[in-house]
Predicted 3D model of a 72-nucleotide RNA (transfer RNA) from Poecillastra laminaris. Rfam family: tRNA. Rfam links the family to the GO term triplet codon-amino acid adaptor activity.

RNA sequence: GGGGUUAGAGUUUACAUGGUAAAAUAUUAGAUUGUCAUUCUAAAGAAAUAGGUUCGAUCCCUGUUAACCUCG
Numbered sequence: 001g002g003g004g005u006u007a008g009a010g011u012u013u014a015c016a017u018g019g020u021a022a023a024a025u026a027u028u029a030g031a032u033u034g035u036c037a038u039u040c041u042a043a044a045g046a047a048a049u050a051g052g053u054u055c056g057a058u059c060c061c062u063g064u065u066a067a068c069c070u071c072g
Stems, first nucleotide, its partner, number of pairs: 001071007010025004019055001027043005048064005
């Protein structure tokens, strides 16, 4: 340098061939407990980035960035 894969709550993963993102765990608050832990309830929290297509994009197309694999 060429080709390919991946990128989503703090972390690990669902979801769907376009209709507005779910859970586990972690964090915070409350309840329970003599205290802590456990358990229960609730809350906050995310589609790498820039464009394009579309009434509508996490999803489709293109560029860029990062990680990994491969060829030379």